[in-house]
């Protein structure tokens, strides 16, 4: 310098171009308990890396660009 694969919540993954992006494990509030932990109710905490494009409608298609891994040179 080429390719090619990942990238969505604090982690781990999902989600066929179509409602308000979800599930687990974690967190946070409440009941409950002398207290803690277990149980229980409730809460999604997110600019789907970041620009732009197509589309009536993009996490998803297309371009670019950043990261991280592989592989050729």
């Nucleotide at each position: 310098g080429g390719g090619c694969c990942u990238g969505u919540a604090g982690c781990u993954c999902a989600a066929u171009g179509g409602a308000u992006a979800g599930a687990g494990c974690a967190c946070c509030a409440g009941c409950c308990u002398u207290c803690u932990a277990a149980g229980c109710u409730g809460g999604g905490u997110g600019u789907u890396g970041c620009g732009g494009g197509u589309u009536c409608g993009a996490g998803u298609c297309c371009c670019g660009u950043c990261a991280g891994g592989c592989c050729c040179u």
This is a predicted structure of a 73-nucleotide RNA (transfer RNA) from an archaeon.
It matches the Rfam family "tRNA". About the family: Transfer RNA (tRNA) molecules are approximately 80 nucleotides in length.